Predicted 3D model of a 1433-nucleotide RNA (small-subunit ribosomal RNA) from an uncultured Clostridia bacterium.
Model confidence (mean pLDDT): 81 of 100.
[in-house]
RNA sequence: UCCCGUUGAUUCUGCGGGAGAGUGCCGCUAUCGGAAUCUGACUAAGCCAUGCGAGUCUAAGUCUUUAUUGACUUGGCAGACUGCUGAGUAACACGUCGAUAACCUACCUUUUGGAUAGAGAUAACCUCGGGAAACUGAGGAUAAUAUCUAAUAGGUGAUAAAAUCUGGAAUGAUUUAUCAUUUAAAGCAUAAGCGCCAAAAGAUGGGUCGGCGGCUGAUUAGGUAGUUGGUAGGGUAAAGGCCUACCAAGCCUCAGAUCAGUAGGGGUCCUGAGAGGGAGAGCCCCCAGAAGGGUACUGAGACACAUACCCUGGCCCUACGGGGUGCAGCAGGCGCGGAACCUUUACAAUGCACGAAAGUGUGAUAGGGGGAUUCCGAGUGCUCAUGUAAUACAUGGGCUUUUAUUAUGGGUAAGGUCCAUGAUGAAUAAGGGGUGGGUAAGACCGGUGCCAGCCGCCGCGGUAAUCCCGGCGCCCCUAGUGGCACUCGUGAUUAUUGGGUCUAAAGCGUCCGUAGCCGGAUUAAUCAAUCCGCUGUGAAAUCAUCAGGCUUAACCUGGUGGCGUGCAGUGGAUAUUGUUAAUCUAGGGAUCGGGAAGCGUCAGAAGAAUUCCGUGGGGAGUGGUAAAAUGCUAUAAUCCUCGGAGGACUACCGAUGGCGAAAGCAUCUGACGGGAACGAGUCCGACGGUCAGGGACGAAGGCUGAGGGAGCAAAAGGGAUUAGAUACCCCUGUAGUCUCAGCAGUAAACGCUGUGGAUUAGGUGUUGUGCGAUCUUAGAGGUCGUGCAGUAUCGUAGCGAAGGCGUUAAAUCCACCACCUGGGGAGUACGGUCGCAAGGUUGAAACUUAAAGAAAUAGACGGGGGAGCACCACAAGGGGUGCGGCAUGCGGUUUAAUUGGAUUCAACUCCGGAAACCUUACCAGAGCCGACAGCUGAAUGAAAGCCAACUUGAAGAGUUUGCUUGACUCGCUGAGAGGAGGUGCAUGGCCGUCGCCAGCUCGUGCUGUGAAGUGGCCAGUUAACUCUGGCAACGAGCGAGACCUUCGCCCACAUUUGCGACUGAUUUGAUAUCAGGCACUAUGUGGGGACUGCCCGAGAAAUUGGGAUGAAGGUGAAGGCUACGAUAGGUCUGUAUGCCCCGAAUGCUCUGGGCAACACGCGUGCAACAAAGGUUGAGACAAUGGGUCGCGACUCCGAAAGGAGGAGCUAAUCCUCGAAACUCAAUCCAAGUUCAGAUUGAGGACUGCAACUCGUCCUCAUGACGCCGGAAUCCCUAGUAAUCAGGUGUAAUCGACGCUUGGUGAAUGAGUCCCUGCUCCUUGUACUCACCGCCCGUCAAACCAACCAAGUUGGGUUCAGGCGAGGAUCAUCUUUUGGGUGAUUCGAACCUGGGCUCGAUGAGGUGGGUUAAGUCGUCACAAGGUAUCCGUA
Repeated sequence: UCCCGUUGAUUCUGCGGGAGAGUGCCGCUAUCGGAAUCUGACUAAGCCAUGCGAGUCUAAGUCUUUAUUGACUUGGCAGACUGCUGAGUAACACGUCGAUAACCUACCUUUUGGAUAGAGAUAACCUCGGGAAACUGAGGAUAAUAUCUAAUAGGUGAUAAAAUCUGGAAUGAUUUAUCAUUUAAAGCAUAAGCGCCAAAAGAUGGGUCGGCGGCUGAUUAGGUAGUUGGUAGGGUAAAGGCCUACCAAGCCUCAGAUCAGUAGGGGUCCUGAGAGGGAGAGCCCCCAGAAGGGUACUGAGACACAUACCCUGGCCCUACGGGGUGCAGCAGGCGCGGAACCUUUACAAUGCACGAAAGUGUGAUAGGGGGAUUCCGAGUGCUCAUGUAAUACAUGGGCUUUUAUUAUGGGUAAGGUCCAUGAUGAAUAAGGGGUGGGUAAGACCGGUGCCAGCCGCCGCGGUAAUCCCGGCGCCCCUAGUGGCACUCGUGAUUAUUGGGUCUAAAGCGUCCGUAGCCGGAUUAAUCAAUCCGCUGUGAAAUCAUCAGGCUUAACCUGGUGGCGUGCAGUGGAUAUUGUUAAUCUAGGGAUCGGGAAGCGUCAGAAGAAUUCCGUGGGGAGUGGUAAAAUGCUAUAAUCCUCGGAGGACUACCGAUGGCGAAAGCAUCUGACGGGAACGAGUCCGACGGUCAGGGACGAAGGCUGAGGGAGCAAAAGGGAUUAGAUACCCCUGUAGUCUCAGCAGUAAACGCUGUGGAUUAGGUGUUGUGCGAUCUUAGAGGUCGUGCAGUAUCGUAGCGAAGGCGUUAAAUCCACCACCUGGGGAGUACGGUCGCAAGGUUGAAACUUAAAGAAAUAGACGGGGGAGCACCACAAGGGGUGCGGCAUGCGGUUUAAUUGGAUUCAACUCCGGAAACCUUACCAGAGCCGACAGCUGAAUGAAAGCCAACUUGAAGAGUUUGCUUGACUCGCUGAGAGGAGGUGCAUGGCCGUCGCCAGCUCGUGCUGUGAAGUGGCCAGUUAACUCUGGCAACGAGCGAGACCUUCGCCCACAUUUGCGACUGAUUUGAUAUCAGGCACUAUGUGGGGACUGCCCGAGAAAUUGGGAUGAAGGUGAAGGCUACGAUAGGUCUGUAUGCCCCGAAUGCUCUGGGCAACACGCGUGCAACAAAGGUUGAGACAAUGGGUCGCGACUCCGAAAGGAGGAGCUAAUCCUCGAAACUCAAUCCAAGUUCAGAUUGAGGACUGCAACUCGUCCUCAUGACGCCGGAAUCCCUAGUAAUCAGGUGUAAUCGACGCUUGGUGAAUGAGUCCCUGCUCCUUGUACUCACCGCCCGUCAAACCAACCAAGUUGGGUUCAGGCGAGGAUCAUCUUUUGGGUGAUUCGAACCUGGGCUCGAUGAGGUGGGUUAAGUCGUCACAAGGUAUCCGUA
């Protein structure tokens, strides 16, 4: 002095947890010593076996002994101390200060005086009895410091009178007289001496009384009859209702009585900076208790722990008649419990009792033992060399000896309890917890795999766990270290010091007002508060400090200080507060004046409309909705006209306005009543402020009674909607809404802001009123300014977590009240109280939970808003798909297998750019393979090869014989190769999509506590964050653009294989060839060209509309490139790659099959359904590519596919290469056709080992479906769509596929944001895994605690009654000292009944809480799809 935890991030509020100190217990571990006021306090003040814990003494007697030696008895003193415990007690129990003029005090001290004369008993003892015992009876003898009688001194009381003393005050003390009454003494001893009696005083110890102080609860508000006081008596050491009789009716209490709960109090102890909070074991002081309860005796002192008696309950003995006993003393035992030692030694010391003393006794005490219980001290080694990286470890050598073992001595009551000296010998001595963050310390290894487990809190664990369990390392503390429980601190989370209440928990709905608290100015008095000085006291120990003593320290001793913050007494001060007295006017109140007002109550009047009724008209629908229907209507509706009835309400004015304490108040008029403001400055003179309890008022809804009832409208009925619709919408409709009289007393009763006062910048509006100026139509008018009072808005300082508040404070202060202390349970339960009821008010706990919450930020989203944009949007159009056939891909199904991946856009002619074998990953069958290491075999020949035979469907392999070479190797165990095996959610790389988008960021500055914002906003503009202007911003980067490629125009250069205008040659000619040539074309290279440059309009500009020029015009056209990121998108089956797995099989090879199946569904295409056409014949015009495992001219054969030869070409040279649509001519004539071509049959061709499953092509034949396609849906804006063909990729062969080339060549629009989406701004949000979000309740299941409950049962307390042990007092009798009897009174225990209260238990019932993946709906969060919420029914 903080730290962690709510969030995507932030700031708060707030709690939970951690770090500190202390106490007790427990786990693991442990070498020694010292000290301690430590050690059955916590629970059972439960019960106790056994031993011990209180005796002592020549005063006396008896017996006895060597002995005043021992025993017993009488007697004296002491057993009221010490020791133990904390049950009770909320009280004068304790603490402190006082009082005693209301008292006592043995032993002790001091002083004075005395101690005379007598008497009778009794115990022990002896004798005899009773009884089991405990014990007890009779007779006999005897003594005293035992007992008694008398005397004297003395005491006490009364009367009388005074005086003196003390004192604050005589009621006290002393003195005198008289009377009455009553009790003194003790001896022992040779002596010294020790005792005895009386009186007075002291000391000590106590009794009693008073002031003040210190617990909780109001869900305890009234209690009390001896109660409060008096008089008279009794009693006591002593005042007193302490007790009794009588009299009076008091006494205590919201400043908390009574009751209930809890508790011994203090010094002190723990904690804390302190204030405080907690504790009261141990030590000291006081109190109380002695198994529970009661009573008394003795005594100076007790109502007595180890005395007595009685009752109750327990235990023991018993001969059943009767007896005994009380560890909360020391040991010890049982029980209880998480929890606590030896049935030890000694009276040596200190103290106490007795004694003259010696001495005796002493579980007080002093010692010892056990216990890490606390505190203190010390150690577990040091050093050298060698090895390893090492400070660590190992080995070897040396040193030391605290401690350990041991000897002697000292010391002690005794003792290794302790001390001194020596001997042996590194020997005998380190653990506990942690290691993800907080919090010091591992990105080490192995195991596990949301399991086992950890975790104070947050959180770890689902196959690479720094969090589990081990190993190693490291960190912290150390003879200890951790866990659990509790206390304080942390916590300014109870706030006196020192908090809050608009929104986080929190201002009573509002006002009045009692007690209380607080209170204007001046003067005087007083000195109660307050302040200062002094005196007394506030025990010791404890605490601080300085010394001293134990080797040091702890510990102990002494001095000083402090503490006890106080109380009491006394002397002062007098500002402030209080009190008293007097005065004042600024607060407050009263009075007067003219105004303002939806202020209240009552009465009267008015008004439009709705509904109903009546008259007349009219004649079919009306009404209602998104659309309908229910409903009304031929008994005449709706609609129009006129008249009437009735109830409720009060348009416009009307507002940001007015009034009221709030709730609330709105037509007009009157009556009565109240309040506020302004003005006057007349009166009173602090009369004031706030208010616990109390009282009054208090919306709507509700209740009671009586009326009233038009409209509206809970409930209810019907119609719709819907999956359902107990709703939203519609048609009806009753309570109610209205009035009167009562009750009720709550609202999101809100400004979520208590009331009053003071102080602190302004601006602008508005209402009331006063004043001034000015204009004037002279009005009750307009305008401007100003004072006071109200109301509204902006805003400074300041405040606030922020939003915001800001002279109407949430600013700065004062006074008083109310309320809050994490979320839930819960405003619930129980109790009280109010109410007719509904319910209101007061108001918990168990249990559960780590958050709940406030404000603001960035996103995302919205069935929110605005702007802009897009043919993967619409509109205007063109052409399709969806129908049927076929091809192809997918799903499904089937199968031995139909390998696998891809699934909205962004899977589905996709991977695959081409599955007959191969491919191939799938299925069936068959076979093959292990580098390296170990074991094994092997020159008596491993392994391989060749020939042959056998086995096998084939291949391969095996076996055998022979030959050759000559060193490795079968099998097993590990370990490898290989894996198209798994994981794309472990990855790299690559790719798709958002995105045909215009965004994504940064630096500096500024704003904000901060997350963040600004810049990126606004106004224009653009295809564009494209540009311009403004602006706390100024700039920059990646994207856009620019750039690159192709196409379009021009120029220059180059010129073969290209070209051919021109020239020449050759050829019969067309024409071709050759040689010049490079003008044109073409090809290639390099330049130019387009920039809103020019003109007109708009505009500030950017830019935009139009125009000119131009091949091209506003990005010229088409491509390439494609930001930050997101999507756990796709791919481990292209390759790469982590981990896991298989490893003689999931590897490798081969044969065959499958990927090609087929009730079905979907996608993408092809060819169609025909005349814009088909068929036949003739004719015309391209571009791009490709080619040696190739393209193949040309010739021949074949009807064709094709075949046989084969030139040329490694390509601007040769080949592919005949383009087709088109044009011309002919034909078909609207039909399932001369359309369409599926399917099938037959015959051929080609590729290839191979064409059945399962290729392509040709010919002939066959000739299916189909006549333009439902809902829905796709593409396209110009050389585009549509249509036509070519080339190419893959390839042995094969496409209806992809890519690409050219030919023909439109329609429509020049817009919009309606649908689908995108971007930006704004708004709401309880979302942030981000709407495929979040989230609520019932039901079903399990568990938990609680509440209610017919009752049952136990405890506490109290009242009444009964019975009543025993005690006290009085009277009386008598065998005269012990008893008996009677009366009165107190009275424990027990019994009965009642009240109050606290538990336990209870069939059943109730709600609540908790619990990964149950059911039903979707109420809330966005306008959450009917805005939400509060009160009420």